[in-house]
RNA sequence: GCAGCCGUAGCUCAGUUGGAUAGAGUACUUGGCUACGAACCAAGGGGUCGGGGGUUCGAAUCCCUCCGGUUGCA
Numbered sequence: 001g002c003a004g005c006c007g008u009a010g011c012u013c014a015g016u017u018g019g020a021u022a023g024a025g026u027a028c029u030u031g032g033c034u035a036c037g038a039a040c041c042a043a044g045g046g047g048u049c050g051g052g053g054g055u056u057c058g059a060a061u062c063c064c065u066c067c068g069g070u071u072g073c074a
Base pairs, nucleotide, nucleotide: 001073002072003071004070005069006068007067010026011025012024013023019057028044029043030042031041032040050066051065052064053063054062
């Protein structure tokens, strides 16, 4: 330099035939339980969906560009 893949909650990821309030596990906070913890149960907070632009009535999803990571080739 060329090509592929990835970037969504603190962490690991799902969601990519465009549409229903953006989700799960874990972690965190609070309450219950307990002699106290752990475990378990319940509730809650937490997201510019990597940045910018475009298409569309509507974009995490499609297109362009940039950034970062990774793999292969040179």
Model confidence (mean pLDDT): 80 of 100. Transfer RNA from an uncultured Clostridia bacterium, 74 nucleotides, folded computationally. It matches the Rfam family "tRNA". Rfam's curators write: Transfer RNA (tRNA) molecules are approximately 80 nucleotides in length.